Lysine riboswitch aptamer from a Chloroflexota bacterium, 185 nucleotides, folded computationally.
The model forms 98% of the base pairs in the Rfam consensus.
Rfam family: Lysine riboswitch aptamer. Its family is annotated with lysine biosynthetic process in the Gene Ontology. Rfam describes the family as follows. Riboswitches are metabolite binding domains within certain messenger RNAs that serve as precision sensors for their corresponding targets.
RNA sequence: GUUGCCGGCCAGAGGUGCGGCCGUCAGAAGUAACGCCGCGGAGGGACGAGCUUCCGCCGAAGCGGCGCGAACGGGGCGACCGCCGAAGUCGAGGAGCCGACUCGGGUUCCUUGGCUGGUCCGCCCACCGGAAGGAGGCGGACUGUCGCGACGGGGGAGACCCCGUCACGAAGCGCUGCCGUGUGA
Numbered sequence: 001g002u003u004g005c006c007g008g009c010c011a012g013a014g015g016u017g018c019g020g021c022c023g024u025c026a027g028a029a030g031u032a033a034c035g036c037c038g039c040g041g042a043g044g045g046a047c048g049a050g051c052u053u054c055c056g057c058c059g060a061a062g063c064g065g066c067g068c069g070a071a072c073g074g075g076g077c078g079a080c081c082g083c084c085g086a087a088g089u090c091g092a093g094g095a096g097c098c099g100a101c102u103c104g105g106g107u108u109c110c111u112u113g114g115c116u117g118g119u120c121c122g123c124c125c126a127c128c129g130g131a132a133g134g135a136g137g138c139g140g141a142c143u144g145u146c147g148c149g150a151c152g153g154g155g156g157a158g159a160c161c162c163c164g165u166c167a168c169g170a171a172g173c174g175c176u177g178c179c180g181u182g183u184g185a
Stems, first nucleotide, its partner, number of pairs: 002185004006180003010177003015084001017083004022078004034067006043055004047104004087116012117143008127134002145170003149166007
């Protein structure tokens, strides 16, 4: 000088990239709720059951008509913010909430394990959702990264290095850069 490895974690890249939040639009829905009228005639509501509680013959549920008429969760788009295991998803445990309590169910957060490089598309589905859509499974395309090989070009005295194209493969526990009295050739 060249190169491999190990460690640190300071920085960085991928692109229809990821998340949060706000706004807006569609949908939810002419639905729920509410009011009035008619029928009805003893039950009904608060996630399900129990319990409790509330409403109910001063008329419950349900049905019909008229009037008025939402919202949450989910989705599209835009702005802003935070980011590049960003984050997502599935499972387990815990806590809060859904009227107090018990069981179940749901939801949010935390911890932990598995899977996924990213995006897009298709098919299947007995899962979630009212739907739109989402989740899960399978497959395909594109794309970034690295490795191996081939070919072409370039640099170096050399060890080697760089660029391009093609093919195959791998996975973010990756990759690039930086750092180190680290370590091998």
The coordinates come from a structure-prediction model, not an experiment, and the mean pLDDT is 78. The sequence was found by an Rfam model in a public genome assembly.